This is a predicted structure of a 118-nucleotide RNA (SAM riboswitch aptamer (S box leader)) from Brevibacillus centrosporus. RNAcentral holds the sequence, with entries from Rfam. Lineage of the source: Bacteria > Bacillota > Caryophanales > Paenibacillaceae > Brevibacillus.
């Protein structure tokens, strides 16, 4: 860097620092000096991993019986690797359907992030 797969209408400071941007692009549309963007310090809590509880169990051990392992499956901890903290991945942006219509619905791109093998 690109492939796969899985997730997105939930949740997270009126701290410091710092100056002008910032929301991936492209149009919109919005946040910002009542201060962006970056650090720091707080915070949430997807994902994976760890512990730990409760259910299940065609597998494995062991038993008289209770039983233990493994393995699914809910769940708790922020202890561990990452993410994440404005607005639905802000909204559209290609196809497709509903509608007199500004509009509404669905599925794809696309981009995030995790995790996995290259």
């Nucleotide at each position: 860097u690109a492939c796969u797969u899985a997730u997105g209408u939930a949740g997270a400071g009126a701290g410091g620092u710092g100056g002008a941007g910032g929301g991936a692009c492209u149009g919109g549309c919005c946040c910002u000096a009542u201060g962006a963007a970056g650090c720091c310090c707080g915070g949430c809590a997807g994902c994976g991993g760890a512990u730990c509880u409760g259910c299940u169990c065609a597998c494995c051990c062991a038993u008289a019986g209770u039983g233990g392992g493994a393995a699914g499956u809910a769940g708790a901890u922020g202890c561990u690797g990452u993410g994440c903290c404005a607005a639905u991945u802000c909204c559209a942006g290609c196809a497709g359907g509903a509608g007199a219509a500004u509009u509404c619905c669905u599925g794809a791109c696309a981009g995030a992030u995790a995790a996995g093998g290259a």